[in-house]
RNA sequence: UGAACACGUAGCCAAAUCUUUCGCGAGGAAGAGACGGAAAGUCACAGAUCUGAGGGUUCAGAUGGCUGGACUGCAACA
Numbered sequence: 001u002g003a004a005c006a007c008g009u010a011g012c013c014a015a016a017u018c019u020u021u022c023g024c025g026a027g028g029a030a031g032a033g034a035c036g037g038a039a040a041g042u043c044a045c046a047g048a049u050c051u052g053a054g055g056g057u058u059c060a061g062a063u064g065g066c067u068g069g070a071c072u073g074c075a076a077c078a
Base pairs, nucleotide, nucleotide: 001078002077012037013036017032018031019030020029021028022027035065041071042070043069045068046067047066048063049062050061051060052059053058
């Protein structure tokens, strides 16, 4: 520097659900928990799905563990 595939030391993240809390809501946060993940790290730019308001044109929001894309990171290996 590369890091596609496979393996993977030491480790990492954490679904559903439950409790508390924030939100009109989708959903978010903390704790417990572990379905899974090799970027399940970050970003709402594009698509998709969902929510609220409007009323037929749209506006505002949510989801990165829906997909793409961008940026960044660790180990083995070369």
This is a predicted structure of a 78-nucleotide RNA (c-di-GMP-I riboswitch aptamer) from Oleiphilus sp. It matches the Rfam family "c-di-GMP-I riboswitch aptamer". Its family is annotated with cyclic-di-GMP binding in the Gene Ontology. The organism belongs to Oleiphilus, within Bacteria.